RNA sequence: AGAGUUUGAUCCUGGCUCAGAACGAACGCUGGCGGCAGGCCUAACACAUGCAAGCCGAGCGUGAAAGCCUUCGGGUGAGUAGAGCGGCGGACGGGUACGGAACACGUGGGAAUGUACCCUCUGGUAAGGAAUAAUAUCUGGAAACGGAUACUAAUACCUUAUAAUGACUUCGGUCCAAAGAUUUAUCGCCAGAGGAUCAGCCCGCGCAUGAUUAGUUUGUUGGUGAGGUAACGGCUCACCAAGACUACGAUCAUUAGCUGGUCUGAGAGGAUGAUCAGCCACACUGGAACUGAGACACGGUCCAGACUCCUACGGGAGGCAGCAGUGAGGAAUAUUGCACAAUGGGGGAAACCCUGAUGCAGCCAUGCCGCGUGAGUGAAGAAGGCCUUAGGGUUGUAAAGCUCUUUCAAUAGUGAAGAUUAUGACGGUAGCUAUAGAAGAAGCCCCGGCUAAAUUCGUGCCAGCAGCCGCGGUAAUACGAAUGGGGCAAGCGUUGUUCGGAAUAACUGGGCUUAAAGCGUGCGCAGGCGGAAAAGAAAGUCAGAUGUGAAAUCCCAGGGCUCAACCCUGGAACUGCAUUUGAAACUUCUUUCUUAGAAUCCGGGAGGGGUCAGUAGAAUUACUAGUGUAGAGGUGAAAUUCGCGAUAUUAGGAGGAACACCAGAGGCGAAGGCGACUAUCUGGACCAUUACUGACGCUAAGGCACGAAAGCGUGGGGAGCAAACAGGAUUAGAUACCCUGGUAGUCCACGCCGUAAACGAUGUAUGCUAGUUGUUGGAGUCUUUAGGCUUCAGUGACGCAGUGAAAUCAUUAAGCACCCCGCCUGGGAAGUACGGUCGCAAGAUUAAAACUCAAAGGAAUUGACGGGGACCCGCACAAGCGGUGGAGCAUGUGGUUUAAUUCGAGGCAACGCGAAGAACCUUACCAGCUCUUGCAUCCCGAUCGCGGUUAGUAGAGAUACUUUCCUUCAGCUUGGCUGGAUCGGUGACAGGUGGUGCACGGCUGUCGUCAGCUCGUGUCGUGAGAUGUUGGGUUAAGUCCCGCAACGAGCGCAACCCUCAUCCUUAGUUGCUAACAUUUAGUUGAGAACUCUAAGGAAACUGCCGGUGUUAAACCGGAGGAAGGUGGGGACGACGUCAAGUCAUCAUGCCCCUUAUGGGCUGGGCUACACACGUGCUACAAUGGUGGCUACAGAGGGUUAACCCCCAAAAGCCAUCUCAGUUCGGAUUGUCAGCUGCAACUCGCUGGCAUGAAGUUGGAAUCGCUAGUAAUCGUAGGUCAGCAUACUACGGUGAAUACGUUCCCGGGUCUUGUACACACCGCCCGUCACACCAUGGGAGUUGUUUCUGCCUUAAGUCGGUGAGCCAAUCUGGCAGCCGCCCACGGUAGGAGCAGCGACUGGGGUGAAGUCGUAACAAGGUAGCCGUAGGGGAACCUGCGGCUGGAUCACCUCCUU
Repeated sequence: AGAGUUUGAUCCUGGCUCAGAACGAACGCUGGCGGCAGGCCUAACACAUGCAAGCCGAGCGUGAAAGCCUUCGGGUGAGUAGAGCGGCGGACGGGUACGGAACACGUGGGAAUGUACCCUCUGGUAAGGAAUAAUAUCUGGAAACGGAUACUAAUACCUUAUAAUGACUUCGGUCCAAAGAUUUAUCGCCAGAGGAUCAGCCCGCGCAUGAUUAGUUUGUUGGUGAGGUAACGGCUCACCAAGACUACGAUCAUUAGCUGGUCUGAGAGGAUGAUCAGCCACACUGGAACUGAGACACGGUCCAGACUCCUACGGGAGGCAGCAGUGAGGAAUAUUGCACAAUGGGGGAAACCCUGAUGCAGCCAUGCCGCGUGAGUGAAGAAGGCCUUAGGGUUGUAAAGCUCUUUCAAUAGUGAAGAUUAUGACGGUAGCUAUAGAAGAAGCCCCGGCUAAAUUCGUGCCAGCAGCCGCGGUAAUACGAAUGGGGCAAGCGUUGUUCGGAAUAACUGGGCUUAAAGCGUGCGCAGGCGGAAAAGAAAGUCAGAUGUGAAAUCCCAGGGCUCAACCCUGGAACUGCAUUUGAAACUUCUUUCUUAGAAUCCGGGAGGGGUCAGUAGAAUUACUAGUGUAGAGGUGAAAUUCGCGAUAUUAGGAGGAACACCAGAGGCGAAGGCGACUAUCUGGACCAUUACUGACGCUAAGGCACGAAAGCGUGGGGAGCAAACAGGAUUAGAUACCCUGGUAGUCCACGCCGUAAACGAUGUAUGCUAGUUGUUGGAGUCUUUAGGCUUCAGUGACGCAGUGAAAUCAUUAAGCACCCCGCCUGGGAAGUACGGUCGCAAGAUUAAAACUCAAAGGAAUUGACGGGGACCCGCACAAGCGGUGGAGCAUGUGGUUUAAUUCGAGGCAACGCGAAGAACCUUACCAGCUCUUGCAUCCCGAUCGCGGUUAGUAGAGAUACUUUCCUUCAGCUUGGCUGGAUCGGUGACAGGUGGUGCACGGCUGUCGUCAGCUCGUGUCGUGAGAUGUUGGGUUAAGUCCCGCAACGAGCGCAACCCUCAUCCUUAGUUGCUAACAUUUAGUUGAGAACUCUAAGGAAACUGCCGGUGUUAAACCGGAGGAAGGUGGGGACGACGUCAAGUCAUCAUGCCCCUUAUGGGCUGGGCUACACACGUGCUACAAUGGUGGCUACAGAGGGUUAACCCCCAAAAGCCAUCUCAGUUCGGAUUGUCAGCUGCAACUCGCUGGCAUGAAGUUGGAAUCGCUAGUAAUCGUAGGUCAGCAUACUACGGUGAAUACGUUCCCGGGUCUUGUACACACCGCCCGUCACACCAUGGGAGUUGUUUCUGCCUUAAGUCGGUGAGCCAAUCUGGCAGCCGCCCACGGUAGGAGCAGCGACUGGGGUGAAGUCGUAACAAGGUAGCCGUAGGGGAACCUGCGGCUGGAUCACCUCCUU
């Protein structure tokens, strides 16, 4: 200090998550020792048992017993124990966190107080008296506990005296005390003063949340008087006044002990308040007082209540939130221990007693700290494990082995300090010494990224993991295991919580055009902020001093435990508060003054600013009248509609609404908004002059006012338009878009509503910061008009600096500053629910949570896409020619059938495809039979063969069993070995056309022979990326030229290759034959000219001319030429796309089968057949059929061969047929014959004779082709025993048409929009159905809190009375009775909160459900906002608004 996660990628916004530290923790696994700490966070739930507060005989009167001794009388125990009166202490110490939002706490001050014990000082301590407990006797009661009578003491109680430096006072005076003990010493007692300590009271400031709590209060606020208190005070009472608190948050509700501190953090802060320390509060719940110096009292009292216990049923007892301990609750928290030795406390003169305070021990890894579990050496790198490319690697110097050591623990011995003269619970503890032996002592988590550390096996979207992103669907570094590795270590992980990271509430330190966020607009009270100068004050501010800021903690220094944790000493600090002394720059306050802000007067001009009244013209509509006749309307096309005289046209009057042109991005207004003309009333701004006031200003929470459209109320009005509604269309449907009608409404008056994409998505005000150019309203100045220059106020465009995530903004800021206000804090749920306010209603406003997701979002980039645009190309369309689709047949496919009809291919880019040829074979399929190391390699054993051949038996055959004949295994070192072959055996293995083309290689198809696809360097951009590659031309072409922040380069294009077309050279057989001979015949001489053959060359390059073009590239035309603008054809296929095709060509990972999913054989099947589709062949005829005659070819094949062989049809000529189901057509069928082949039945081909089906040019639709092409005609080849309408190749004959690019399809480039990126076969909305989840309403019901009125009223204080009782030395006391207040309780009503709730509303989440297709592209009707109506649903329609709309056109402006 950051990291992961939204995207194809990027930048930003923004949330979620992680890494750190901490804990009174808990859970899982594990566990050696010690030190120091800590240990019911939950039920302030209930508690058995024991202990936790007593002491004093030096205050007092009493006063045993057991035991022992005994002379039996008694003595002793013993004036002891015990109880009682009295005194002091039980108000401390210890516990807990209920209550309490408060002077409770913290801090700093204050005055009207008390203070036992303690200290100092002053004075005093005299004289008397009456009781009472204990005790005794009697007596009640189960008990607890009493009652009566009698006796007795005191430092218990009372009276008198004395009385100030005390108290009171009317200033005359009045009032108040005591206690003794003791031999002394001394300790006490009373009054007063002071101190110390502790306590009470008051005040400033600080210290939670909620406004969906806005008003609260009647002793309330104040005064006077009285009472009361230790003390001030409405603390209480009487009377008087009507105040007091509150937006700087009263009241109410909820929550909470506060602080020093603790945790975290760089800090500021945030969270927290265990242990230790200070304070408050509480003591079963509620109330109350008594005693006392102190309490309204944890281990005291009284009353009420709940609960528990005892009981003889009449009554009683109790209070662990003291220490242990128990139950319960809970994830969870210890011993019914030892001791008063130390420290401290109470009592006492003291000894001493008491002390669960405290000191110690026990339990617990709960935390922090320290130590150990060994050290050295040791390579055969052992064994074993794991991995492996089978070589090795790793575990790993690790182990073993060898040599050492003994911390800790163990055993034994010794043995402290803590203590002062004594006393030691801890404790025979800490420590020290000795002994033995590596001996007794290591686990946990993790290993996909974040995040250090990886492999194998298992599993197969299963089991499971997961903090976030996400893993798992047969090769999982992510699950489980193993091995290895990483981290920490007596612990390690998980969970929970807090802070941090989070600048993610931003004081330090954030934002608001588009990401969440500027109120629709103004006026304005409070509040906040505020121009220049001077003087004063000193609140803020600054400086010094003083007091305080408890101790502990943190920090620094030093010291003590062997170190550390821990502890001790000192310092610093405690950032605060208060007092005081100063300063006066700034802010503030007061006073004075000034004019730059602001306002006013005077003078002007501009304007759809507002209000109200009136007026005009054009148009629509309806009506009346005329002319006139069959249509008119309307649409993409139609129909509904009108036509009893329409539409059209003329004239007339009627009525309502809106104001063409001017008109502009121009004007005015705060915004909404405002547009004919005239008049009335009226607001604001601007300019100029400077006169006047003198900071009068800015902003603005609440508040008030205005506020489009729609809508509401009442009353008018109603021409046009037009939600709803009706009809007609469209459509699968059409509750829509389109059409015909049409009501509210739109208009007016008055009153509501108060919202809009009320937008510049940009709050108001002020100042500052380059310019250029339009335009509106003024003013000044120059000039000869035109015009120029300067300036103020508006309104636009471009643009620098700067800004911004970018787009952009840019003197009209989103720049630089300052003031004030409003608003935001992930998406959804939701601007919803509940509550409040407003409204007639619609609804508006204010405004959540549960739950759910890891994103939602902004800007820009590259693609892809668009029923967006521009340009261009292609047999893409058009223009033509010929087909397919109809028939019969062939062939392939689907489907069906079957034992099997093997498998694959599936839009283009499967379907005469794999298959260049299924009768057997092929063959993979089916039925049956049959083999099990099998075809190969290795090992062992045997044999020397093997092999060929004849015949037989069984069988369908494979095969099995016999059998005739022929026959020589090879090399040698000559021992036999080696090799080879065969047979047998064994297991490793073979074998698989079994699966996965979505694990792969290779090959192939396709876009597409389309013109594209990229890189280096540079430059631009935060970046993804861009530029280059875009632009202007041109081309078949990213072909070339020009321009340009680009310059170059690569793969593609083209060319280089083959072939055809022309010529030349060379060569001249088997090919050729012009001339000369010869022949039936280039047949033979001969020739090398020609054709041809096959080698090598030449030729074509926009090279030449003209024109166009930018003096370019290039295009057009021409010449020459065999060929002219890539001359024709072929081969050649960029980066990539389709998880395209192929595991059945081949190869191959993994999985599967192994007497079978392998091998062999026979037969069958792949050839089936109601049907559908594709591709073809033959036809339907006369441009023809049939018969006859007859010429020319290329290429190929046959082993070699220009040599030998295989070779035409159309056309042409002659004859015939004469428009018909024919002399067309040939299917189908019968029969005969042939060929191939072991074999022709399933299931081949050919021929002869006979038979002679459909078919008379083919619906919707659709295919090919631009020249030697289509069409037509045949020939050859491969495959092949045989089988060709298929395929491949070859030549013969040989057309038509192309105006052109609007449209269909495909493609390329640029641009634009996008919510797409698996990329439109995309994304995505709503209803409905089902499941689950949380939530609102809900008749009611249950509980709880609280308020008000009334009733009853315990105990108790207070007041009154007090005939009874006690006492009498009295202003006496008590019981009783009466009254006020009052806890609990009762009753009635109200308010708040919470739980449940039939039914019901919407919401969220779910697997590939249903219906549509609303949005994203012009999303196919642009979308959205407000409002109203309608509709299964998204939605549709009306009115007004916005651009966050594409496209086209016009206008305007800017740059040059």
About this RNA: Small-subunit ribosomal RNA from an uncultured prokaryote, 1456 nucleotides, folded computationally. The prediction has a mean pLDDT of 84.